Guanidine-I riboswitch aptamer from a Pseudomonadota bacterium, 99 nucleotides, folded computationally. Model confidence (mean pLDDT): 81 of 100. It was read from a public genome assembly, where an Rfam model found it. The source organism's lineage runs through Bacteria, Pseudomonadati and Pseudomonadota. It matches the Rfam family "Guanidine-I riboswitch aptamer". Rfam links the family to the GO term regulation of gene expression. From the family's description: This family represents a conserved RNA structure found upstream of the ykkC and yxkD genes in Bacillus subtilis and related genes in other bacteria.

[in-house]
């Protein structure tokens, strides 16, 4: 100095707050209104460094059909800012740094 798709999706979880539902309290008694997330929860958001799975990519065989097998490693990390109703292990970000 050069060389990689070090790729993407889905489900779930750690985690997260409070738009909706529910809970609690107050007012009403109109099946309603307000407050409350240091309210367990349901909806919701949700991991580069979490789990499972699918596709893709690469390699070797192959009865050449995309059929079989293999690989897809490693990964400590602030502060601050952004979105959404709001926040977060979301995004900035495999960032700044550290080793």
């Nucleotide at each position: 100095a050069a060389a990689a798709c070090a790729g993407a999706g889905a489900g779930c979880u750690a985690g997260g707050g409070u738009u909706c539902c529910g809970g609690u309290c107050u007012c009403a008694a109109c099946u309603g209104a307000g407050a409350u997330g240091c309210c367990u929860g349901g909806u919701c958001c949700g991991a580069g460094a979490g789990c499972u799975u699918u596709c893709g990519a690469c390699c070797u065989c192959u009865u050449c059909c995309u059929g079989a097998g293999g690989u897809u490693a490693c990964a400590c990390g602030g502060a601050g800012g952004g979105a959404u109703a709001a926040a977060a292990g979301c995004c900035c970000g495999g960032g700044a740094g550290a080793c």